């Protein structure tokens, strides 16, 4: 230099052909217990990397930029 993949909650990751953003772990609260742990229930937590475009509508499609990983030279 060229090519490909990835970027979504604090962490690990899902997300259907474009139509309400989710799970597990973690956190908080409550129940249970003499108390703790474990277990159960509930709650909170997101600029879907950024900007622009297409569209009635974009995490999703297109372009550019940034970051990470891999391959080739």
């Nucleotide at each position: 230099g060229c090519c490909g993949c990835c970027c979504u909650a604090g962490c690990u990751c899902a997300g259907u052909u474009g139509g309400c953003a989710g799970a597990g772990c973690g956190a908080g609260u409550g129940a249970u217990u003499c108390g703790u742990a474990a277990u159960c229930a509930c709650u909170a937590g997101g600029u879907c990397a950024a900007c622009g475009g297409u569209u009635c509508g974009a995490c999703u499609c297109c372009g550019u930029u940034g970051g990470g990983c891999g391959g080739c030279u």
Source information
Predicted 3D model of a 73-nucleotide RNA (transfer RNA) from a Pseudomonadota bacterium. Rfam family: tRNA. By type it is a transfer RNA. Lineage of the source: Bacteria > Pseudomonadati > Pseudomonadota.